[in-house]
Context: one part of a larger RNA
RNA sequence: UGCAUGUGGUGGAUGCCUUGGCGAUUACAGGCGAUGAAGGACGUGGCAGUCUGCGAUAAGCCUCGGGGAGCUGGCAAGCAAGCUUUGAUCCGGGGAUUUCCGAAUGGGGAAACCCACCCGCAAGGGUAUCGUCAUCUGAAUACAUAGGGUGGCGAGGCGAACCGGGCGAACUGAAACAUCUCAGUAGCUCGAGGAAAAGACAUCAACCGAGAUUCCGAAAGUAGUGGCGAGCGAAAUCGGAACAGCCUGUACGUUUUAGCAGUCGAUUUAUCAGAACGGUCUGGAAAGUCCGGCCAUAGCAGGUGAUAGCCCUGUAUGAAAAAAGUCUUCUGUGGAACUAAGCGUACGACAAGUAGGGCGGGGCACGUGAAACCCUGUCUGAACAUGGGGGGACCAUCCUCCAAGGCUAAAUACUCGUAAUCGACCGAUAGCGAACUAGUACCGUGAGGGAAAGGCGAAAAGAACCCCGGGAGGGGAGUGAAAUAGAUCCUGAAACCGCAUGCAU
Repeated sequence: UGCAUGUGGUGGAUGCCUUGGCGAUUACAGGCGAUGAAGGACGUGGCAGUCUGCGAUAAGCCUCGGGGAGCUGGCAAGCAAGCUUUGAUCCGGGGAUUUCCGAAUGGGGAAACCCACCCGCAAGGGUAUCGUCAUCUGAAUACAUAGGGUGGCGAGGCGAACCGGGCGAACUGAAACAUCUCAGUAGCUCGAGGAAAAGACAUCAACCGAGAUUCCGAAAGUAGUGGCGAGCGAAAUCGGAACAGCCUGUACGUUUUAGCAGUCGAUUUAUCAGAACGGUCUGGAAAGUCCGGCCAUAGCAGGUGAUAGCCCUGUAUGAAAAAAGUCUUCUGUGGAACUAAGCGUACGACAAGUAGGGCGGGGCACGUGAAACCCUGUCUGAACAUGGGGGGACCAUCCUCCAAGGCUAAAUACUCGUAAUCGACCGAUAGCGAACUAGUACCGUGAGGGAAAGGCGAAAAGAACCCCGGGAGGGGAGUGAAAUAGAUCCUGAAACCGCAUGCAU
C1' cells in the first nucleotide's frame, strides 16, 4: 500500500409521519370607500424581540345573549402582580374609541412629516378638485354673455376572474415573403354589475309557414370564402335549457300599489342534549390476545403510552336566539288624487339631415367579387301607410315586416372569499415560491428577482451529584422501554475517512 472481516466516524439517501399544499363538488357571498377604504408607518404588555390583537379608552372599553371553572394570545419557559360562582377567561350580536400616512381632500412635501387661516372660553368644527342644481354678483360692451362668490347633493380610490365599449401589435404559419394568418388575440384604456351584454322583428322563410333574446347539442368542417395557398368557416332547420312581455300625449271614468309599522314562518351570525364494557395474558404502556357482555336513525372521523362502535371529542338524530341581517305570509296605517302606476273608453300621435345615393374605409364565415345586408369619415339627400324596408347585383310579380325613441327576469360566464364534504392527488429536491420569523433573508439604483430551512421522547422525566479539562467535550451516576432516543437528537444507505485483526507485497 492492497484485499478481506469486524467495528466506528462523516453524510443525510431511504422508510414511516404531517401541521401545509393541489384539484374538485354543493350552498352562500359577490363588494369595500369622504360616516375616510384597501394597504401601511408608529405605538400599545410589569419584564425584552418577533408574530397576532388593538389604537393615547391601545393583547383592550360598554351592552345584550351563549357558556360554566379556571384565566391574564403564540413562539415561550420563568419571575412578579392580579382577575374569577356578585359568573372571570372564552364564543356570538350591537355600540364606543379608532394616532399618523394613504383617493387623502386647508397649503406644501423626499408617504407616515412641515406650515397655516376662519369660528369657538375650551373641547372641537370648517377650509381640495370636478360635476350638477339653486342663488348672489358680474367685464371688454347698452341689454347680455364669459368670469367670480355662496349653499345643497353627488363623484373621486381599492378589489381575483367574469362582462361591454375604445385603441390595438409582433413573434409565428404560409416550410422564403408582401395579400393572408397569428387576431380583433396579447397589451393599454374607459365603464358597469352580481352577473354583464342581448332582447320583443322595417326578423326568417318560401308560396308551407315560424314568431323576442341568451346558452347547449346537431345541421357541419357542410354551403361558401381563400396568393382558391396556408388557412378561415356560416345560416336556414331540428332537438333541448329557460321562458315574459312592455313603455312614451290629452280628456273622462274606475281601481290599486309603492312607502311605513306590526306579525306568522324559514334562514344566517354563539351554542345545547346525545346510546353502549368489564376481566385475563403479553408488554414500558392495551386500543392487541383470550373470555364474557352491550348500543346502534350513532360501525364518518380524530385523539388517548401499539390496532377502541361502547375512554375522550364527536357522529345519527333532535333542540335553541336577547340582538342584528336576509327572504316570505298576513294585517294595519297612510289616505289625497299632490306624486307614481294598472285597467276601460274617446280623440290623437306613431321618430329627417333620417332612409337611400357617390367617394374612402370597416363589419358580416364572405379578401371587391355578380356583392346584397349592417356601420360611417366626406359630399349629398327622399317618401309619409294611396307610404316605406327586406327576400344576396338588378327589374317585375308575389310574400313578409314597419327603421330612424326606450325598458325588461330566467336559462349563460367567473371565483378574491365564507362554510361543509370529497380525492386510484403530493408527502418536505414532492405539493403553492412559502408545512418553519416567506414574498422573509439575500441580490438589484430601480422595475424586478428570490431562496434554504419539518421529525428527541408516551411524558422533559432535557441528565441532580462526582471526576478529567481553561473551556469545548468526555467518563461515571441518574431518568427512560430504549440514551448507538442526549437536544448537530426517529430510521440512518452510498460516496469519503479511521481503528483492530488476518493475508499479500